[in-house]
RNA sequence: GGCGGCAUAGCCAAGUGGUAAGGCAGAGGUCUGCAAAACCUCCACCAAGAGUUCGAGUCUCUUUGCCGCCU
Numbered sequence: 001g002g003c004g005g006c007a008u009a010g011c012c013a014a015g016u017g018g019u020a021a022g023g024c025a026g027a028g029g030u031c032u033g034c035a036a037a038a039c040c041u042c043c044a045c046c047a048a049g050a051g052u053u054c055g056a057g058u059c060u061c062u063u064u065g066c067c068g069c070c071u
């Protein structure tokens, strides 16, 4: 220098154009004599900027970061 893959919550990780699952951790609560366990609630407008569309996490382009392959 060329090509490709990945980016979703503190961590892991689903989501084939129609209001973003689940688990761990964390916070609050119920329960208990106190705890533990159990149960309930809360916590991501999806790396950034544009475009397409009635509608984008999802499709297109560019940028950023990480990883890989070729030279």
Base pairs, nucleotide, nucleotide: 001070002069003068004067005066006065007064010024011023012022018054026042027041028040029039030038047063048062049061050060051059
Molecule: transfer RNA
Organism: Nostoc sp.